The RNA shown here (c-di-GMP-I riboswitch aptamer) has 86 nucleotides and comes from a Pseudomonadota bacterium.

RNA sequence: CACCGACAAAGGCAAACUCCACCGAAAGGGGAGGGAGCAAAGUCUCCGACCUACAGCCUCCGGGCCAGGGUAAGAAGAUUGCCGAA
Numbered sequence: 001c002a003c004c005g006a007c008a009a010a011g012g013c014a015a016a017c018u019c020c021a022c023c024g025a026a027a028g029g030g031g032a033g034g035g036a037g038c039a040a041a042g043u044c045u046c047c048g049a050c051c052u053a054c055a056g057c058c059u060c061c062g063g064g065c066c067a068g069g070g071u072a073a074g075a076a077g078a079u080u081g082c083c084g085a086a
Base pairs, nucleotide, nucleotide: 004084005083012038013037017033018032019031020030022029023028042079043078044077045076047074049071050070051069056065057064058063
C1' cells in the first nucleotide's frame, strides 16, 4: 500500500413500531422517541423494480393512461472515509 473485518476501542448510521396544532393532491417526507440491524446502511451516476396520479391527455363519464412527484438496507460503476486483531 492492497485485501480483509474481531463478542477490540472510539465515534457514526438507523428497520419495525409509537407520537406530532410540521410539509405534501397523493405516494411519501420532516421532527421527537425507538433500535432489529449496518464497515460504506456515506456521496454521485446509471439501470431496472415498486408506489402515487395534482397538472395533462383520452373517455362509453364508470373510469383509463401518464412522472415533471416519490421509495429501497435493489444491482452495477465511480469516488471519499474511522479503527487495526487474525

It was read from a public genome assembly, where an Rfam model found it.